[in-house]
């Protein structure tokens, strides 16, 4: 200090989330020791048991016990024992009395308050015990508890009678205090009480007490300023309320209470109400400012089962006191009683969760006491709990064969790992044994000293000696012994975030803080190995702060991301020109007081260190007071004119209101002319019209709106304003002087205005026109289109108060380069003229600089630089919704949430893709043509169906005469049946045996099985070669996955594109280059240009073909034949030729067009050649190959069958339907090719397929081989034919082990459909289409009508690019990026988790009114002899309760 996450990528906005620290924590796994801390946060729920407040006999009368002495009695032995009485001493103490139970300890329910914090105040107060000072302490009296007697009750607890004491109570005296006063006076206190010592017995003295008064200290009560939560969906609250007079009451001021009088008091600086909460020092976090919290420790407050009340007392309205009421619990003899752990332990309960029913008063402190001492769950200790912080240990050094084991592996090794073993050491902690503290100061006794005193007494101070006090604890600590012996886990390992592999699993099981992982190769699940982090702990959960500048004071924003009120006027408030003087509130400075201690911080010190503790300092940023300063702000006074305003002059304008007037047009009415349509649409129909429409002419009625001018022109605050005239009226602008003298700006509430639509009442109603009706469109059409048409639109008077009310930009002021239009004015120059030019003020536009902005863009009319004020925003959805309040006649408006849910939602820009967006261009894409397909028959492929099997693959274009350039067996992968198991073929090892081969027989469908014969290599004699058998490694698989792959291929597409380096632009993704203007078949070329170059593509280089020249010349050519020859043709080879080279037109240039020459002219023609990539395109069955699967079978051999099935559908072809033809006879002209298991001439036989015999040929020689269309002649004469040939019958030929399933061919016979083919659709731009035949591959043969080639004959058309399809470039929109086969909206179905509604039902809190009223105090009255007290009665107040 930041990171992850919205996107294909980017920037910014914005939320969510993570890394840090902390905790009175809890949970999971684990757990050696010690120190110091901490430990009921929830039920202020209920509590068994024990303890937590007593003490004083030196206040009192008694009682009891012990000891001693005495008296006297009894038993009796001088003496002892026992009972009684008296005295003395000591001990104990129920009651009276005193002091203390108001402290200490607990809790945080209530409380938003003078409760707390801080600082002040009182002429308005109290204060037991303590200190100082002064004075006093006199004289008397009456009771009462206890005890005793009697008595009630279960108990708790009483009742009556008799008697008694005091430091208990009362009276009188005294009075320097206080109260009253008529200023003469009157009233008001006490305990000579306790005790020690001495005593001359008179008393003295000390201590502790008592009374009054003054002062102090301490503590408390009261009052005031300021400070600290949320909510306005709480806006008005209040009647003792606010004040006064008087009285009462209190320790004390006061409406604290009462009577009377007045009508006030508080409040947007938030009253009143609601919710929540003890406050603070401080704690946690944070750089700080802040934010959150208020455990332990300390200060204050409040409370004590719940509510109310007083008594006593110095102090309480009282935790371990009283009374009443209530709830709960307990005892009971049923009559009645008792209780209050939010004290310490402990129990139950609820809860995720929080300890011992411990020891001691040794220390510190408290109460009582003269004291000893007693009491003290305060406190000091120990125990339990890793709850937290801190410290220590679980060993150290050496040790490589890098052991074993584990894991991984490319099989070599790597890693665990110096880790272990092993060797040598050490001894912390724990263990055992021994020693052993400090915390203790005092207290008592004795002796002495000093003071007081008459005193040597007593008391007080100090000194010395002696005695004595420890819960913790035999603990800390020290010493010794033994032995590495007893002591390591948790989490993580996809990114954030340090740390990786294997196996298992297969969108399953599971993980997850966010993003996300898992669908057969998971570093993300589970396990293992390894690694990383921390360590007696480690993780998880929860909470707080941080990161979050994500509420922004420090330190944010509002054109488009959330966000400017629709607009103005204006109140409070905030802010506010220049000069001078004064004052000193803010501000600044100094001093004083205070800011408790602890804590934090700094420096020291003590526990071996640390945590912890002690001391000192600083700090506590605050508040108050005093004295200063006066620049700025405020305040007071006095001036000024630059802001603001007023007056004068002038022109501009759809500014507003009211009244009047006008013409064009629509519609309607009447009349004339006139006849069949009009209207409407993409096309129609509904509609109007022969009852006379539309059209046209004339007259009239009525309402609404104002063409042209007219304009990024004018006016207005905005909404808005448009014919003309008049009246009234608002504002702005310019110019010039004069005047006022800061009068200003903004503005929460408030008030006013506010389009369209809507509402109320009354008018008006031509056109238009929600709703409604009808006609169309459509799958439907509650729409778009058409015909009608009501509210409304218009006027008057009201209501309403909203709009994308937008410049999506609040108002005001100042400052900051420019250019160019336009509206209104002024000045100057010039001029006949404001024609024009310059300057200036004020509006309104465009373009742009700096600057700003995430970018787009804004840019003197700012979104720039500054100031002032207001409004508004804080993730998306739910939602501008619900509830509540206000407004409204209603519609609705305004204000305005939450539960729940998501990890995004949104902005700008970029690259693509897409568009029934645009521009340009191309292609047999359309058009123009020619010929087909789709109809028939057949062939062939596919689907489907069938089957034991009909093997498999290919499936829009880009599958379907495709893999297959040839399924009778084989092929063959499929099916049935029969065989084999190291295998049909391969390599190796071990063992054994033997040559291998060949011939024959039996059986069988064959494979195979069984048998017989024959027979034996080389050798160094070890063996080797070869073969067989067995065993083991292994073979084998056309089994799966083309979505694990290689290679190859299709397609877009032979389309013109696809990229890179450097530079430049941009925050960036990216852009530029590759764009623009021309041009091309072309990103082909040229020019322009922040680009300059380059690569893969294009083109060219390659092959064929067309022309010529040269060379060569057999098997070719020439020729009737031989010979001869080499002119032509032809063949092979080598060259030439074409480059927009030349001319003209046009052009900026490239180029284009035309022409010449030429065999060929603008890439001559045809081929080969296929960029980056797309389709998870196709192929695991051509081959290769990862992984998975089978292994007497999913391998392999054989026979037979199947791939050839057949209601049907589709694709691709062939043959036809005929006369441009068929048939018959005769005749002519090619090229590419193939051939020895081959092509096979001639001749003979057969009607023919073919057969027989054989020549020639390994080929420019021989053969296949006949070319056909074509030409000539004849015939057929428009018909299912002399067209067409399917189908079928008979008889044959050929190939082949074998033609049944299932071959081809021949002859004769048979002679089907078909008469040019619906919707739709295909190919082709020249030697092309069409048409005609020929050859080859595969191949024994063939289903070839297929495929690959060859030549013969040989057209038509192209205006052109509107449209269909495909493609390219530029541009535009986009909410798409899996990219339009995209994205995405709503209803419905199911459920009720959340939210809302819901017939209802229920709990809590609070207010008001009335009723009833306990205890209690107050008041009044009565009784008693006056008073007091007690008792009784009544009154208002009053808790709970009731309505």
């Nucleotide at each position: 200090a930041g990171g992850g996450u919205u996107u294909g990528a980017u920037u910014a906005u914005g939320g969510c989330u993570c890394a840090g620290a902390a905790c009175g924590a809890a949970c999971g796994c684990u757990g050696g020791c010690g120190g110091c801390g901490u430990g009921g946060a929830u039920a202020a729920g209920a509590c068994a048991u024990g303890c937590a407040a007593g003490u004083c006999g030196a206040a009192c009368g008694g009682a009891a016990a012990a000891u001693g002495a005495g008296c006297a009695u009894a038993g009796c032995u001088u003496g002892c024992u026992a009972a009684g009485c008296u005295c003395a001493u000591u001990u104990u103490u129920a009651g009276u009395g005193g002091c203390g139970g108001a402290c200490g300890g607990g809790u945080u329910a209530g409380u938003a308050a003078c409760a707390c914090g801080u600082g002040a105040g009182a002429u308005a107060c109290a204060u037991a015990c303590c200190c100082u000072u002064u004075a006093g302490a006199c004289a008397g009296g009456a009771a009462u508890a206890g005890c005793c007697c009697a008595u009630g009750g279960a108990a708790a607890c009483g009742u009556g009678g008799a008697u008694u004491a005091a430091u208990g109570c009362c009276u009188g005296a005294u009075a320097g205090u206080c109260u009253c006063u008529a200023c003469g006076g009157a009233g008001u206190a006490a305990a000579u009480g306790a005790u020690g010592c001495c005593u001359u017995c008179g008393g003295g003295u000390g201590u502790c007490g008592c009374u009054a008064a003054a002062g102090g200290a301490u503590u408390g009560g009261c009052c005031c300023g300021c400070g600290g939560c949320c909510u306005a969906u709480c806006a008005g609250u209040u009647u003792g309320u606010u004040g006064g007079u008087g009285a009462g009451g209190u320790a004390a001021a006061g409406g604290c209470u009462c009577a009377c009088c007045a009508a006030g008091a508080c409040u947007a600086c938030g009253a009143c109400g609601g919710g929540u909460a003890g406050c603070u020092g401080g704690u946690c976090u944070g750089a700080g400012a802040g934010g959150a919290c208020g455990a332990u420790c300390a200060g204050c407050a409040a409370c004590a089962c719940u509510g109310g009340a007083a008594c006593u007392g110095a102090g309480a309205c009282a935790c371990g006191g009283u009374c009443c009421a209530g709830a709960c619990a307990c005892c009971u003899a049923c009559g009645g009683g008792u209780g209050g752990c939010a004290g310490c332990a402990g129990u139950c309960g609820a809860g995720a969760a929080u300890c011992a029913u411990u020891c001691a008063c040794a220390a510190u402190g408290g109460a009582g006491g003269c004291a000893a001492c007693u009491c003290u769950g305060a406190u000091g200790g120990u125990g339990c709990a890793a709850c937290g912080c801190c410290g220590c240990g679980u060993g150290g050094a050496g040790g490589a064969u890098g052991a074993c084991g584990g894991u991984c592996c490319u099989a070599g090794g790597a890693u665990u790992g110096u880790a272990a073993a092993c060797u040598c050491c050490u001894g912390u902690c724990a263990u055992u044994g021994g020693g052993g503290a400090g915390u203790a100061a005092g207290a008592c006794u004795u002796a002495g000293u000093a003071g007081u005193u008459a005193a040597u007494a007593g008391c007080u101070u100090c000194u010395a000696a002696g005695u004595u006090u420890g819960a913790u604890a035999g603990u800390a600590c020290c010493c010794a012994a033994a032995g590495a012996g007893g002591a390591a886990g948790g989490g993580a390992c996809g990114g954030c975030u340090a740390a990786c592999u294997u196996c298992g699993u297969g969108c399953c099981a599971g993980c997850a803080g966010c993003c996300g992982c898992g669908g057969u190769a998971a570093u993300a699940c589970g396990a293992a190995g390894g690694u990383c982090c921390c360590a007696a702990g480690c993780g998880u959960u929860g909470u707080u702060c941080g990161g979050a500048a994500u509420a922004a004071c420090u330190g944010g924003g509002c054109g488009u991301a959330a966000a400017g009120c629709g607009u103005g006027u204006g109140u409070a408030g905030g802010c506010u020109g220049c000069g001078c003087g004064g004052a000193a509130a803010g501000u600044c400075a100094a001093a004083u007081g205070u800011g408790a201690a602890a804590g934090c911080c700094a420096g020291a010190g003590g526990c071996u260190c640390a945590a912890c503790c002690u001391c000192u300092g600083a700090a506590c940023u605050g508040c108050a007071u005093u004295c200063g300063a006066u620049a700025c702000u405020c305040c007071c006074g006095u001036g000024c004119u630059a802001g603001a305003g007023u007056a004068a002059u002038g022109g501009a304008g759809a500014g507003g209101u009211a009244a009047g007037u006008g013409g064009a047009a629509u519609u309607c009415u009447c009349g004339g002319u006139g006849u069949a349509g009009c209207a409407g649409u993409g096309a129609a129909a509904u509609g109007c019209g022969u009852a006379g429409a539309u059209a046209u002419c004339g007259a009239g009625a009525g309402g609404a709106a104002c063409a042209u001018c007219a304009a990024u022109g004018g006016c207005g605050a905005a909404g808005g304003c448009a014919a003309c005239u008049u009246a009234c009226u608002g504002g702005a602008c310019a110019u010039u002087u004069a005047c006022u003298g800061a009068c200003g700006c903004u503005c929460a509430g408030a008030c006013a205005c506010g389009a369209a639509g809507g509402c109320u009442a009354g008018g008006g109603g031509a056109g238009c026109g929600a709703a409604a009706g009808g006609g169309a469109u459509u799958a439907g059409a509650u729409a778009c289109c058409c015909c009608u048409g009501u509210a409304g639109u218009c006027c008057u008077a009201g209501c309403a108060g909203u709009a994308a009310a937008c410049g999506g930009u609040g108002c005001u002021c100042g400052c900051u380069u420019g250019g160019u239009g336009u509206g209104g004015g002024a000045g100057g120059g010039u001029u006949c003229g404001a024609c024009c030019c310059c300057u200036u003020c004020u509006g309104u536009g465009c373009c742009g600089g700096a600057g700003c902005u995430a970018a787009c863009g804004c840019g003197u009319u700012a979104a720039g630089c500054g100031a002032g004020c207001c409004g508004c925003c804080u993730g998306g959805g739910a939602a501008g919704u619900a509830c509540g309040a206000u407004c409204g006649c209603a519609a609705g408006a305004c204000u305005a949430a939450a539960a729940c849910u998501c990890a995004a939602a949104g902005a700008a820009a970029u690259u693509g893709a897409c568009g029934g967006g645009g521009a340009c261009c191309c292609g047999c894409a359309c058009a123009a043509g020619c010929g087909g397909u789709g109809g028939a028959g057949u062939a062939u492929g596919u689907g489907g169906u069938u089957u034991a099997a009909u093997u498999c693959g290919a499936u829009g274009c880009u599958a379907c005469a495709c893999g297959a350039a040839g399924a009778a067996c084989c092929u063959u992968a499929c099916c049935a049946g029969g065989g084999u198991u190291u295998g049909a073929a391969a390599u190796c090892a071990u063992u054994u045996c033997a040559a291998a081969a060949c011939u024959c027989c039996u059986u069988g469908a064959a494979a195979g099985a069984g048998g017989a014969g024959c027979c034996u290599c080389c050798u160094u004699c070890g063996g080797g070669a070869u073969g067989a058998a067995a065993u083991g490694a292994c073979a084998g698989g056309u089994g799966g996955u083309g979505c694990a792959u290689g290679g190859c291929u299709g397609u877009c597409g032979u389309c013109a594109g696809c990229u890179c380096g450097u530079g430049u632009u941009g925050u960036g993704a990216a852009a530029u280059g590759u764009c623009g203007a021309g041009u091309u078949a072309a990103g082909u070329c040229u020019c322009g240009u922040a680009a300059c170059g380059a690569g893969c593509g294009c083109a060219a280089c390659c092959c064929a073909u067309g022309u010529c020249u040269c060379u060569u010349g057999u098997u070719g050519c020439u020729c009737a034949c031989u010979g001869a020859g080499u002119g032509c043709u032809u063949a092979a080879g080598a060259g030439a030729g074409a480059c927009u080279g030349c001319c003209g037109a046009c052009c900026a240039a490239c180029a284009u067009c035309g022409g010449a020459g030429g065999a060929a002219g603008g890439u001559g023609u045809g081929g080969a050649u296929g960029a980056c990539g797309u389709c998870a395109a196709g192929u695991c069955a051509g081959c290769a190959u990862g992984c998975c699967c089978c292994u007497u079978a999913c391998a392999u051999c054989c026979u037979g069958g199947g791939c050839u099935a057949c209601a049907c559908a589709c694709g691709u072809a062939c043959u036809a339907c005929a006369a441009u033809g068929g048939u018959a006879a005769g005749g002519a002209c090619a090229a590419u090719g193939a051939g020895c298991u081959g092509c096979g001439a001639u001749c003979c036989u057969g009607c023919g397929a073919a057969g027989g015999c054989u020549a020639g040929c390994c080929a420019a020689u021989c053969u296949c081989a006949a070319a056909a269309a074509c030409c000539u002649u004849a015939u057929c004469u428009c018909a299912g034919u002399u067209c067409g040939g399917a189908u079928u019958g008979c008889a044959c030929u050929c190939u082949g082990c074998a033609a049944c399933u299932c071959g081809a061919g021949u002859g004769c016979a048979u002679g089907a459909a078909g008469g040019u083919g619906g919707a739709a659709u295909c190919g082709c731009u020249a030697g092309u289409a069409a048409u005609c035949g020929c050859u080859g591959g595969u191949c024994a043969g063939c289903u070839a009508u297929a495929c690959a080639g060859c030549g013969g004959u040989g057209a038509a058309u192209g205006c052109g690019u509107u449209c269909c399809c495909g493609g390219g470039u530029c541009u535009u929109g986009u909410a798409c990026a899996c990219a339009c086969c995209g994205c995405c909206c709503g209803u419905c179905a199911c459920a009720c988790c959340a939210u809302g509604g819901g017939a209802g039902u229920u709990g809590g809190u609070u207010c008001u009114a009335c009723c009833u009223u306990a205890a209690g105090g107050c008041a009044a009255g009565g009784u008693u002899u006056u008073a007091a007290a007690c008792c009784c009665u009544u009154g208002a107040c009053c808790a709970c309760g009731g309505u």
The RNA shown here (small-subunit ribosomal RNA) has 1443 nucleotides and comes from uncultured Roseibacillus sp. Model confidence (mean pLDDT): 82 of 100. Its Rfam family is "Bacterial small subunit ribosomal RNA". Gene Ontology terms of the family: structural constituent of ribosome and ribosome.